[in-house]
RNA sequence: UGCUUAUAGAGAAAGAUGGAGGGAUUAGACCCUGCGAUGUCUUAGCAACCUGUGCUUCACAAGGUGCUACAUUCUACUUAACCAGCUUCAAAAAUCGGUUAGGAAAGAUAAGCG
Numbered sequence: 001u002g003c004u005u006a007u008a009g010a011g012a013a014a015g016a017u018g019g020a021g022g023g024a025u026u027a028g029a030c031c032c033u034g035c036g037a038u039g040u041c042u043u044a045g046c047a048a049c050c051u052g053u054g055c056u057u058c059a060c061a062a063g064g065u066g067c068u069a070c071a072u073u074c075u076a077c078u079u080a081a082c083c084a085g086c087u088u089c090a091a092a093a094a095u096c097g098g099u100u101a102g103g104a105a106a107g108a109u110a111a112g113c114g
Base pairs, nucleotide, nucleotide: 001114002113003112004111005110006109007108013043014042015041016040017039021032022031023030026076027075028074029073044068045067046066048065049064050063051061052060053059054058072106077103078102079101080100081099082098083097
């Protein structure tokens, strides 16, 4: 770094360092942050996958990877249902906006194969 498969509303923070932005990317929203964030290191913890054990729909262990604000923070693309507004003499359809449910895409992590 590529491919395949699986998973995600659960869970789990202190110290040191450092000094300005950060929550993957673009846009919007919402948040975190000089009461020092994000990052890095140490220690501790969690238990998703692998692994091991057992009384095997599950539990335990914590060796490997991973993780320890917020649903992958939310929305965006698409399908269905519903709602509102515009238009119109009146209505319907289409378009645009919103809500709910499903799917996809993208990213993340693991396992396997390159």
The RNA shown here (SAM riboswitch aptamer (S box leader)) has 114 nucleotides and comes from Mucilaginibacter mallensis. Lineage of the source: Bacteria > Bacteroidota > Sphingobacteriales > Sphingobacteriaceae > Mucilaginibacter. Its mean pLDDT, the model's own confidence on a scale to 100, is 82.